This is a predicted structure of a 72-nucleotide RNA (transfer RNA) from a soil metagenome. Its Rfam family is "tRNA". It is annotated as a transfer RNA. Rfam's curators write: Transfer RNA (tRNA) molecules are approximately 80 nucleotides in length.
[in-house]
């Protein structure tokens, strides 16, 4: 140099046009003599970046970044 794929919270990791599920951690509460275990609760106004389409974009075009794997 040329294809593919993947890039969503601290970490996992779902979603493929209608405005982010869950898990783990964290923190806040009940319960316990104290704790752990359990149980409620709160946690992404920017989904790697700039544009572009559309009434609407994490999703669909385009160009960029970064990581991976194959080709040469």
């Nucleotide at each position: 140099g040329g294809c593919g794929c993947u890039g969503u919270a601290g970490c996992c990791a779902a979603g493929u046009g209608g405005u982010a599920a869950g898990g783990c951690a964290a923190c806040c509460g009940c319960c316990u003599g104290c704790a752990a275990a359990g149980c409620g609760g709160u946690c992404a106004u920017u989904c790697c970046c700039c544009g572009g389409u559309u009434c609407g974009a994490a999703u669909c075009c385009g160009g960029g970044c970064a990581g991976c794997g194959c080709c040469u």